Order: sequence, then structure tokens, then C1' cells
RNA sequence: GCGAGAGUAGUUCAGUGGUAGAACGUCUCCUUGCCAAGGAGAAGGUCGGGGGUUCAAGUCCCCUCUCUCGCU
Repeated sequence: GCGAGAGUAGUUCAGUGGUAGAACGUCUCCUUGCCAAGGAGAAGGUCGGGGGUUCAAGUCCCCUCUCUCGCU
């Protein structure tokens, strides 16, 4: 330099153009003499960045940044 893949909650990951989710973690409450375990609830997201298409974009298109792999 060329090609492919990945980027979404603190972490690991779902999400087939129509209200952004799960598990774990965090916090509160319940249960217990205490811890652990269990139960109930809550908080936490400018979906890597910018632009475009569309009534509507995490999703489609273009540019760009970072990481991984391959080729030279």
C1' cells in the first nucleotide's frame, strides 16, 4: 500500500429501516443474628466521528478514526 472483519450500558454481546435490549457488574429494598446465596426494583447509552438517502437510520450509502487478521 491492498483486502476482510470488528466498534452498541462499567464488561461480554444481541438487535432483518418503525419506542435501543439481555447476561454479568453497580446501587436501593426484602429475606438472615452476620456473611454468602436467593427475591424485588432502580440507575447507567449523544449506538467510534462526520455527512447523505428516507416520513422514519444502530440498521442502507459515502468519507474518516481506532483495533484485529490476511496479502504484498